The prediction has a mean pLDDT of 84. The part of an RNA shown here (large-subunit ribosomal RNA, domain IV) has 327 nucleotides and comes from Candidatus Vidania fulgoroideorum. It matches the Rfam family "Bacterial large subunit ribosomal RNA". NCBI's taxonomy places the organism under Bacteria, Pseudomonadati, Pseudomonadota, Betaproteobacteria, Candidatus Vidania.
Context: one part of a larger RNA
C1' cells in the first nucleotide's frame, strides 16, 4: 500500500448522484399508542419502565408426599455495566406509481413491465365456436350458454361525455355492377351423302363479392379556427363568421406528461434547477388504448426529520492475511 477486522477526541451527513457504507435498533413482560380506514388494519405504530443473585412471606397447579413449577410482597448482596457474550425491528412524516400474495430478461435491468381477482364487449346450441394435423382424428370436454373460446381493462370507491364522415364489424327487401368456367336457345362456318363432331357469334338465366341502405365506439380510432364585444384598465359571460362526423364534458392539469422553464405564489432551508401546497398559459392531459381519488401492501421513484454514526471536517492507532524492500 492493498484486503479482512476492531477502536477513536470535538464536530454530526459538513461526505456524496443518493445517508451508499457503516453505526445505532434488537429479547422477553407491563404499561401505553396518532392521523386515516375498505373498521379487518394501521401496529411490534410512537413512547415509556423492569430483568441478575440470595432469602423470606402468601398463594396456585402437579405430584411418586417431598419436591417441582410459576405468581404476589418484603428484606438483602455484587459490579462501571443483570436480554452482562451469542442469537435478535432504526423509527416517523409528505408525495409519485402499481391495488394486493405472486411472475419476469438462466449469466448486466426485479420495476412503474407481466399476471392477478373484479369489470366489459364478442363468438359459440354442440359432429359447438376455436385450435392441432394432409387426413382419420384428437384437444375444447368425458364439458354444454351459471359452460367454452377470442380480445380489451385490471381490486374497491365515485365515474366512464360527444362523433358511425373514414376504416373494420354485424344486418339487408329491392336496384346497379359482377362468370375464366360451366348450362340453355339460335344461328353461321369447317368436315360430310346424312348423321355426327369440331370451331366461332349472338341471346338468355344466374353465386359470392363490390356499389348502394342502415346499425354499431369497453369496434380501430377522431374530439377546430378566425373577428368583435362591458363606464379606467385587463379580461369577455355574450355576438357575427368559416370549416366539421363531431368539436374535449366529467375530473386532473408545469404531471412518469410543460418546449419556453429554475413558469409565478406559498411552505420547508441561512441559502433548495429536486420536494410539497395552489394557479392554470393543457408547446403535446382526459375518461376500459380507461378518468380521478383511495385504506392495505411494495428488496419500487422523489424529498424531509429524529435517533445514529470516521461518509466526512481529517486523518489516526491496533490485530490478521496479501505485495513489496532487505537478510
Nucleotide at each position: 500500500c492493498u484486503c479482512a477486522g476492531g477502536a477513536g477526541a470535538a464536530g454530526g451527513a459538513a461526505c456524496u448522484c443518493g445517508g451508499c457504507a457503516a453505526a445505532a435498533u434488537u429479547a422477553u413482560a407491563u404499561c401505553g399508542u396518532a392521523a386515516c380506514u375498505u373498521c379487518g388494519g394501521g401496529a411490534u405504530a410512537a413512547g415509556a419502565u423492569a430483568u441478575a443473585c440470595c432469602a423470606a412471606u402468601g398463594u396456585a397447579a402437579u405430584u411418586u408426599u417431598u419436591a417441582u413449577u410459576g405468581c404476589u410482597u418484603u428484606g438483602g448482596u455484587c459490579u462501571c455495566a443483570g436480554u452482562a457474550a451469542a442469537a435478535c425491528g432504526g423509527u416517523a412524516g409528505c408525495u409519485g406509481c402499481g391495488a394486493c400474495u405472486g411472475u419476469u430478461u438462466a449469466u448486466u435491468a426485479a420495476a412503474a413491465a407481466c399476471a392477478c381477482a373484479g369489470c366489459a364487449c364478442u363468438c359459440u346450441g354442440c359432429a359447438a365456436a376455436c385450435a392441432c394435423g394432409u387426413a382419420a382424428g384428437u384437444g375444447g370436454a368425458a364439458g354444454u350458454a351459471u359452460a367454452g373460446g377470442g380480445u380489451g381493462u385490471g381490486a374497491c370507491g365515485c365515474c366512464u361525455g360527444c362523433c358511425c364522415a373514414g376504416u373494420g364489424c354485424u344486418a339487408a327487401a329491392a336496384g346497379a355492377u359482377g362468370a375464366a368456367a360451366a348450362a340453355a336457345a339460335a344461328g353461321a362456318u369447317g368436315u360430310u351423302a346424312a348423321a355426327g363432331c369440331a370451331u366461332c357469334u349472338u341471346u338468355u338465366a344466374u353465386a359470392a363479392g363490390u356499389c348502394c341502405u342502415a346499425g354499431u365506439a369497453a369496434a380501430c380510432g377522431g374530439c377546430g379556427g378566425c373577428c368583435g364585444u362591458a363606464a379606467c384598465u385587463a379580461u369577455a359571460a355574450c355576438g357575427g363568421u368559416c370549416c366539421u362526423a363531431a368539436g374535449g364534458u366529467a375530473g386532473c392539469g408545469a404531471a412518469a406528461u410543460u418546449c419556453c422553464u429554475u413558469g409565478u405564489c406559498g411552505g420547508g432551508u441561512a441559502a433548495g434547477u429536486u420536494c410539497c401546497g395552489a394557479c392554470c398559459c393543457g408547446c403535446a392531459c382526459g375518461a376500459a388504448u380507461g378518468g380521478c381519488g383511495u385504506a392495505a401492501c411494495g428488496a419500487u421513484g422523489g424529498c424531509u426529520a429524529c435517533a445514529c454514526u470516521g461518509u466526512c471536517u481529517c486523518c489516526u492507532c491496533c490485530u490478521g492475511a496479501g505485495a513489496c524492500c532487505c537478510a